[in-house]
RNA sequence: GGAGCUGGCUGGGCAAUCGCUGCGCAACACCUGCAAGGGUGAAGCGGGGAGGAAAGUCCGGGCUCCAGUGGACAAGGUGCCAGGUAAUGCCUGGGGGGCGUGAGCCCACGGAAAGUGCAACAGAGAAUAGACCGCCUAAGUGCCCGGGAGGAGCAAUCCAACUGGGUGCCGGCAAGGGUGAAACGGUGCGGUAAGAGCGCACCGCGUCGGUGGUAACACUCGACGGCUGGAAAACCCCACCUGGAGCAAGGCCAAAUAGGGAAGUAGCGCCGGAGGCCGCAAGGCCGAAGGGGCAAGCGUGAGUCCCGCGUGCUUCCGGGUAGGCUGCUGAAGGGCUGCGGUGACGUAGUCCGUAGAGGAAUGAUUGCCCUCGACAGAACCCGGCUUAUAGGCCAGCUCCCCCC
Numbered sequence: 001g002g003a004g005c006u007g008g009c010u011g012g013g014c015a016a017u018c019g020c021u022g023c024g025c026a027a028c029a030c031c032u033g034c035a036a037g038g039g040u041g042a043a044g045c046g047g048g049g050a051g052g053a054a055a056g057u058c059c060g061g062g063c064u065c066c067a068g069u070g071g072a073c074a075a076g077g078u079g080c081c082a083g084g085u086a087a088u089g090c091c092u093g094g095g096g097g098g099c100g101u102g103a104g105c106c107c108a109c110g111g112a113a114a115g116u117g118c119a120a121c122a123g124a125g126a127a128u129a130g131a132c133c134g135c136c137u138a139a140g141u142g143c144c145c146g147g148g149a150g151g152a153g154c155a156a157u158c159c160a161a162c163u164g165g166g167u168g169c170c171g172g173c174a175a176g177g178g179u180g181a182a183a184c185g186g187u188g189c190g191g192u193a194a195g196a197g198c199g200c201a202c203c204g205c206g207u208c209g210g211u212g213g214u215a216a217c218a219c220u221c222g223a224c225g226g227c228u229g230g231a232a233a234a235c236c237c238c239a240c241c242u243g244g245a246g247c248a249a250g251g252c253c254a255a256a257u258a259g260g261g262a263a264g265u266a267g268c269g270c271c272g273g274a275g276g277c278c279g280c281a282a283g284g285c286c287g288a289a290g291g292g293g294c295a296a297g298c299g300u301g302a303g304u305c306c307c308g309c310g311u312g313c314u315u316c317c318g319g320g321u322a323g324g325c326u327g328c329u330g331a332a333g334g335g336c337u338g339c340g341g342u343g344a345c346g347u348a349g350u351c352c353g354u355a356g357a358g359g360a361a362u363g364a365u366u367g368c369c370c371u372c373g374a375c376a377g378a379a380c381c382c383g384g385c386u387u388a389u390a391g392g393c394c395a396g397c398u399c400c401c402c403c404c
Base pairs, nucleotide, nucleotide: 001400002399003398004397005396006395007394008393009392010391012369013368014367015366016365017364018363020049021048023046024045025044028041029040030039031038032037051375055386056385058384059383060382061381062380063246064245065244066243075242076241077240078239079238080094081093082092083091084090095109096107097106098105099104110237111236115235116234118230132177133176134173135172136171140169141168142167143166144165145164146163147162150159151158152157185203186202187201188200189199190198204227205225206224207223208222209221210219211218212217250326251325252324253323260317261316262315263314264313265312266311267294268293270291271290275286276285277284278283297309298308299307333352334351335350336349337348338347339346340345370373
């Protein structure tokens, strides 16, 4: 100098003006009160006002209500080991496997000799292995070529045990080729007709033991076994975990109208007009009997009394609705320093304290500057994970090249 890895931080700045929404103070006005005071509205002033992901709502908790003796089954989830934590499927450290020259990164990483099922295409054969090409001809056997002890014959010649070679059938093999994602350990020597864990040595694998480690696991350790592939994000088995619903949870106050309950009470118009009152008068007002009407009655045909039911009215009680208040933001909170710990984290001191709306505020305009600004908007809260994200900054580490 170049190329990378890991961790952390940041996420346009400044100013002016006009707004929006909470909070605090509060002139002033109104209500109440003898007053002190209290309540309501409110000009104005001061101060606060989105994020690292506020997102997806995927995990885990707090909180709230409901349910709940315990256990089992079902269902769902988690799955190497140890630790951290309120808890987790998160984080830290470690083990194992894979990738990278490396810093580092990735892994649902229990069980396949408990059982059931699965493996397209290709291929002879895909787990009770198998035989297409190939290798072999030892056992059995056909044919061809040759040698041939010996025998028969006067001879030509014929027969012939045995034996060499070739080629088939039958048979042997799984070393090599070929197929496939995957072909039933690898290398070598021996062995064989050719071969093969068939035998042996080494490597690998498995079981048991030993040693180290809290454990996962590891080992230049020992003995034994010729050696049983893949896949469980297929069913399944094993171990462990999980009650349900969610702030529209839930709590408090509580109107009108219509329901519910209790007590009391029996009504209201119209016609009518005895009679009374006021007035100088004209006239006005009150109004008994009687008649008729309304759901104003029913339980008995009628009457009366009692009781019950119903209806109207009055008062009271109770539940719910509208509405209001609350839950609501101090949070398992954050920064710094010390101590313990490899670390996640814990602990002590000190400082800071940081939106809280409720159809939902956090904006707009202008000016200047720069590297010209990405993804994106709280809705009960917190811890994680995942996803999106222009650009900038810091720290540690790795590899390559060059110079001294």